[in-house]
């Protein structure tokens, strides 16, 4: 250059054929005791890589660009 995975919370990663975006772990708060970890309950936290296009609707499907890994020259 060319080809191909992969990009979704702070971290790791789902989201079953395109129809409410969610788990753990870390983060606060709050119970629980001599304190502290543990464990208990609850709360926050997302432009779903950017932009575009199809669609009644798009994390999901199309382009285009990026940003990581890889195969091949």
């Nucleotide at each position: 250059g060319u080809c191909c995975a992969u990009g979704u919370a702070g971290c790791u990663c789902a989201a079953u054929u395109g129809g409410c975006a969610g788990a753990g772990c870390a983060g606060c708060u709050g119970g629980c005791u001599g304190u502290u970890a543990a464990c208990c309950a609850g709360c926050a936290g997302g432009u779903c890589g950017c932009g575009g296009g199809u669609u009644c609707g798009a994390a999901u499907c199309c382009c285009u660009c990026c940003a990581u890994g890889g195969a091949c020259g």
Molecule: transfer RNA
Organism: uncultured Prevotella sp.